[in-house]
RNA sequence: GCUGAUAUAGCACAGUCGGUAGUGCGCCACCUUGGUAAGGUGGAGGUCCCGGGUCCGAUUCCCGGUAUCAGCU
Repeated sequence: GCUGAUAUAGCACAGUCGGUAGUGCGCCACCUUGGUAAGGUGGAGGUCCCGGGUCCGAUUCCCGGUAUCAGCU
């Protein structure tokens, strides 16, 4: 230098063809217990990496950029 993959909550990840974003763990409160653990219920937490474009509408499609990983030279 070229090619590909990935980027979504504190962490690990889903998100099916474009229609107001979820799961597990963690965190907070409560229930349960004599108490702890386990279990149960509820809750908080996200400008979906950044900038443009298409569209009535974009995490999703298109273009460019950034970062990480892998490969080629």